[in-house]
Context: one part of a larger RNA
RNA sequence: CUCUCCUCAAGGAACUCGGCAAAUUGCCCCCGUACCCUCGGUAGAAGGGGGGCCCGUGGGAGUGAAGCCUUUACGGUGUAAGCUCCUGUGGGUCGCAGAGACCGGGUGGUGCCGACUGUUUAUCAAAAACACAGGACUACGCAAACCCGUAAGGGGCUGUAUGUGGUCUGAAACCUGGCCAGUGCCCGUAGGUUAAGGGGAGGAGUGCAAGCUCCAAACCGAAGCCCGGGUAAACGCCGGCCGUAACUAUGACGGUCCUAAGGUAGCCUUGCUGCCUGAACUCCGCUGUAUGCGGGGAAGCCCUAAGAGCCUGA
Repeated sequence: CUCUCCUCAAGGAACUCGGCAAAUUGCCCCCGUACCCUCGGUAGAAGGGGGGCCCGUGGGAGUGAAGCCUUUACGGUGUAAGCUCCUGUGGGUCGCAGAGACCGGGUGGUGCCGACUGUUUAUCAAAAACACAGGACUACGCAAACCCGUAAGGGGCUGUAUGUGGUCUGAAACCUGGCCAGUGCCCGUAGGUUAAGGGGAGGAGUGCAAGCUCCAAACCGAAGCCCGGGUAAACGCCGGCCGUAACUAUGACGGUCCUAAGGUAGCCUUGCUGCCUGAACUCCGCUGUAUGCGGGGAAGCCCUAAGAGCCUGA
């Protein structure tokens, strides 16, 4: 010097991003305990008191002879002494200290977030993230939807809509406004469009021809799309200008433009303007006092605790 510990005068956060760390608290019994609250809690709230040993004394419990009773039994009842245990009370006594060591909550107030107990980044994050009970929408009638697999098959489920899958929200309480124009989803199917296919007017090649080969218009032809509705706890979205009341100001009111509809109840803040009060930290420049501060002189001088020495008294 580093690490791990221990102690500390007076002060007590002046430390620091922040009381980080440390310390405080700590056990048992008794008293006592606020706001708030879903009445369960909060709460060990907070805050106080007691605690060793010895002597005396009170109460209770267990065991327990005699006695008494009877249905005479390994019976019932019952209490004295003793012993054991629990719990009061009075007095005394020792120490700085009696939960004498070790172990063993620090506490309160006000906010934000998450209701809660839980879960998580094995190896820098334990949280306000995830989950959660509860709520909602949606799919699915069973050979279910959905998932794994090429398939067989399996899960779902030896379950059956009070069920199962998916998505969102996240206890309870108070609530959850407007918009279906866009996108998505669902329903509809008259019409339009539309592939293969059907159909084949008409045409081409070739051939003497029969024929063979090819092109092909009408017309018929699904889902989808167009189209018509529904749906926002689906994805999402939720305006502007002008005027107006008997001072002024403001505008319940009116007009107008646009929109699918113009943000409701609430909540939030880096909201805006004026005014009042009104600091400090840090940095830089300049100035600069002594009865203040620092170094030397100084191993000096003056004091001084516990303790020690000496003196005196008992």
The part of an RNA shown here (large-subunit ribosomal RNA, domain IV) has 314 nucleotides and comes from a Thermoguttaceae bacterium.